[in-house]
Molecule: TPP riboswitch aptamer (THI element)
Organism: Acidobacteriota bacterium
RNA sequence: GACUGUUGCAAGGGGCGCGGCCGAGCAGCCGCUGAGAUGCCCAUCCGGGAUUCCGGCGCCGGGCAGUCCCUCAGAACCUGAUCCAGGUCAUGCUGGCGGAGGGAUAGCAACGUACCGUCUCC
Numbered sequence: 001g002a003c004u005g006u007u008g009c010a011a012g013g014g015g016c017g018c019g020g021c022c023g024a025g026c027a028g029c030c031g032c033u034g035a036g037a038u039g040c041c042c043a044u045c046c047g048g049g050a051u052u053c054c055g056g057c058g059c060c061g062g063g064c065a066g067u068c069c070c071u072c073a074g075a076a077c078c079u080g081a082u083c084c085a086g087g088u089c090a091u092g093c094u095g096g097c098g099g100a101g102g103g104a105u106a107g108c109a110a111c112g113u114a115c116c117g118u119c120u121c122c
Stems, first nucleotide, its partner, number of pairs: 001119003005111005010105001011071006017032005038065005045056004077102003083096004
């Protein structure tokens, strides 16, 4: 010296977990952590059947909608990971991993004004 912050709008990126009632699943209810912790459809597969069709369908794959978070000062989120240690009924629940690798606004407007802090120069 420049930057930062809050709110709103638009654009973009991502997540939507774990248990109990319950022997398996759906639905429903309750609980754990948390910012949030989901609905529908398709596909795949299985069974019946006659080609049409009907039923089931946790995970994996895709789409739509909703919701919350994040956008380079990027731990939002993904990979590593069916990871390691601790803890729990259980789970990224906590810490490590992580001075690892990836990862999406240099946007507009209003307010505020520089504490902490980041970068550059002397």